[in-house]
Context: one part of a larger RNA
Molecule: large-subunit ribosomal RNA, domain I
Organism: Ignavibacteriales bacterium
RNA sequence: GGCAGAUGGUGGAUGCCUUGGCACUGGCAGGCGAUGAAGGACGUGGCUACCUGCGAUAAGCCUCGGUCAGAAGGUAACAUUCUCAGACCCGGGGAUCUCCGAAUCGGGCAACCGAACCAGAGUAAUGUCUGGUUAUACCUUACUGAAUACAUAGGUAAGAGUAGGCCAACGGAGGGAACUGAAAUAUCUAAGUACCUCCAGGAAAAGAAAACAACGUGAUUUCCUAAGUAGCGACGAGCGAACCGGAAAGAGCCUAAACCUUGUGGUGUGUGAUAGGGUGCAACCGUUGCACUACAGGUGUUGUGGGACUUUUAGAUCGAUUUGCACUAGAUCAAAGAGUUACAAAUUUUGAAGUUAGCUGAAUUUUCUGGAAAGUUUAACCAUAGAAGGUGAUAGUCCUGUAAGCGAAAACUUUAAAACUCUUGAAAGUAUCCCGAGUACCACGGAGCACGUGGAAUUCUGUGGGAAUCUGCCGGAACCAUCCGGUAAGGCUAAAUACUCGCCAGUGACCGAUAGUGCACAAGUACCGCGAGGGAAAGGUGAAAAGUACUCCUGACAGGAGGGUGAAAUAGAACCUGAAACCAUUUGCUU
Numbered sequence: 001g002g003c004a005g006a007u008g009g010u011g012g013a014u015g016c017c018u019u020g021g022c023a024c025u026g027g028c029a030g031g032c033g034a035u036g037a038a039g040g041a042c043g044u045g046g047c048u049a050c051c052u053g054c055g056a057u058a059a060g061c062c063u064c065g066g067u068c069a070g071a072a073g074g075u076a077a078c079a080u081u082c083u084c085a086g087a088c089c090c091g092g093g094g095a096u097c098u099c100c101g102a103a104u105c106g107g108g109c110a111a112c113c114g115a116a117c118c119a120g121a122g123u124a125a126u127g128u129c130u131g132g133u134u135a136u137a138c139c140u141u142a143c144u145g146a147a148u149a150c151a152u153a154g155g156u157a158a159g160a161g162u163a164g165g166c167c168a169a170c171g172g173a174g175g176g177a178a179c180u181g182a183a184a185u186a187u188c189u190a191a192g193u194a195c196c197u198c199c200a201g202g203a204a205a206a207g208a209a210a211a212c213a214a215c216g217u218g219a220u221u222u223c224c225u226a227a228g229u230a231g232c233g234a235c236g237a238g239c240g241a242a243c244c245g246g247a248a249a250g251a252g253c254c255u256a257a258a259c260c261u262u263g264u265g266g267u268g269u270g271u272g273a274u275a276g277g278g279u280g281c282a283a284c285c286g287u288u289g290c291a292c293u294a295c296a297g298g299u300g301u302u303g304u305g306g307g308a309c310u311u312u313u314a315g316a317u318c319g320a321u322u323u324g325c326a327c328u329a330g331a332u333c334a335a336a337g338a339g340u341u342a343c344a345a346a347u348u349u350u351g352a353a354g355u356u357a358g359c360u361g362a363a364u365u366u367u368c369u370g371g372a373a374a375g376u377u378u379a380a381c382c383a384u385a386g387a388a389g390g391u392g393a394u395a396g397u398c399c400u401g402u403a404a405g406c407g408a409a410a411a412c413u414u415u416a417a418a419a420c421u422c423u424u425g426a427a428a429g430u431a432u433c434c435c436g437a438g439u440a441c442c443a444c445g446g447a448g449c450a451c452g453u454g455g456a457a458u459u460c461u462g463u464g465g466g467a468a469u470c471u472g473c474c475g476g477a478a479c480c481a482u483c484c485g486g487u488a489a490g491g492c493u494a495a496a497u498a499c500u501c502g503c504c505a506g507u508g509a510c511c512g513a514u515a516g517u518g519c520a521c522a523a524g525u526a527c528c529g530c531g532a533g534g535g536a537a538a539g540g541u542g543a544a545a546a547g548u549a550c551u552c553c554u555g556a557c558a559g560g561a562g563g564g565u566g567a568a569a570u571a572g573a574a575c576c577u578g579a580a581a582c583c584a585u586u587u588g589c590u591u
Base pairs, nucleotide, nucleotide: 001590002589003588004587005586006585007584008583009582015576016540017539020511021510022508023507024506025505026504027503028502029500030499031166032165039100040099041098042055043054044053046078050074051073061094062093063092064091065090066089070082071081072080105114106113107112115134116133117132118131119130120129121128136163137162138161139159140158141157142156143155144154170201171199172198173197174196175195181188185234211217212216221248222247223246224245231239232238252492253491254490255436259298260297261296263295264294265293266292267291268290269289276285277284278327279326280325281324282323283322303470305435306434307433308432309429310428311427312426313425315333316332317331318330335424336423337422338421339420347419348418349417350416351415352414353413354412355411356410358406359405360404364379368375380397381396382386388400389399390398441465442464443463444462445461446460447459472487473486474485475484476483527534528533547575550562551561552560553559
């Protein structure tokens, strides 16, 4: 020096564990914000670095409930306190809530600086301090007010009027790629995807046929199917429907116009006393009447075309507004119907259910082993409860719970009823009027429809032209005819559908610390970067700290030896197990 064995060191694999993750199911919720959000800065404890909580009333204040004997967060110790006159803790409501931040008095390099006005404190006075107000845009209402007489523009003020900002995905709209595929590439594809912007809701969007169809159906949406079909396509790559049928869910409505109005306003016209004041008679009035126009109210809403209009008729009472009488409009009641998510809209009461704290809740002993019994053994018991977790090893009967049942002063949600509110007659006639205009439609240029311009309908529209009103107009895949379907150019509308930042309950042939979230730990931390941004490592003593009193070695606050605790200390905090590489000691063989 090599090999082998043994004993150690180092190291932290493996096994076991889990406080943390991942995926999903059901339910809830689907927003917060100028009454100042989300997110922060700085403070705040007797002692306090960090986290958590809170805000100069600062690990808290008040109140109403729940619950209970301990309590002053993670977090020990010391100190000092609170507490059955109910502390601490849990829940409802309230108060306080520095500074920044939409940030909004002005400024600003966020958490800072500087003001004005009103009220107050203080000072001899100024400085100083406290409270409130003071951004912008729009809306509404007032006041004021140019050129320019009325007016308008403009200005000023007020408003518990609105907006602004944040937020995971889902939705609608406006813009809109490229890589890629086509084995190259330009039409095409990727894809109306990614991404940007705007807007909204708990869902959004769509939606009551100018639809499909050719039997007939009868708003929309979603799923299955039709169907990888019909088609489109350098007929390449690829793209790719619809009707029918079956399900989920189901709900229908309001306007414009014609016509009426002694409602309000404007313009014009008209007369000197009359056309007028709902109609008739009489009185009375007279800046009234008439026409047009704008707004408001009534009416009206359809495709067996509808409505206006005209005529006839209809329960009760009241009955014109210049006055009296009568009539007619009209009003009230009755009857019928409906209603707070469309079709109008507000509030209250009562009841029920639920959410936000909680409560009750059955049933066991013995022997042995052991540090410890839940194991073993013996004999029992409960079960609408043998889910689960914990307890010194494996517990239905020890604890928390579980099945089942019960519970709210306060706040909120849902729902029902009532109050309340709203609406409403029928028939006939068809001469006249109305039935959504720079619209439909056409041409050209585009887009979108599965459909790339094609024979290309239907939809949208940049440019140019440009109708008709029911004997009308549109569609039925160029176009024409017949036939059939519908009624455009205004609007609203629940459900079935999409999603999950979050809360509650639960599940897993999901992970188990190089896994599972980047994070099981003071993790978006430490650290890196000027910045946008990037981004870790790091879990385990023991049943219980019982965390080694005391003595000794040593230069020792290091590290050890005794001794003690403990079942165990080769469980001693560099702490469960403790592999390998690697390093030693010792023994044997060998050179």